[in-house]
Order: sequence, then structure tokens, then C1' cells
RNA sequence: GGGGUCACAGCUCAGGGGUAGAGCAUUUGACUGCAAACCAAGAGGUCCCUGGUGCAAAUCCAGGUGUCCCCU
Repeated sequence: GGGGUCACAGCUCAGGGGUAGAGCAUUUGACUGCAAACCAAGAGGUCCCUGGUGCAAAUCCAGGUGUCCCCU
């Protein structure tokens, strides 16, 4: 220098045009002598940044930033 992968909740990840989800963690309640486990409910995300396409973008396109890998 060239090519590819990935970027979404505190953590690990799903979702690939039509209002953003799961598990774990966390809060509250129930249970318990007190806890844990189990059960119920809740909180938590301008989906890395900028622009484009489109009625509509986390999703498609372009550029940028960062991560990992390959080639030279």
C1' cells in the first nucleotide's frame, strides 16, 4: 500500500427496509427464619460517525474512525 471481517443495553450476542430484542447482570415484589435458587414485574440503547438512496434506514450505498485477519 491492497483486500476482507466486525462495530446494537453494563457484558455476550440476535435482528439484513416498516415503532429495537434475548440471555446474563441490575432494581422492585413474591417466596424464605435470613439468603440462594425458582416465579412475577420494571429500568436500561440518538443501533460507532458523516453523507446518499428511498414514503420509510440499525438494515442498502459511499466516505471516515476503530478492531481483528490475510496479501505485499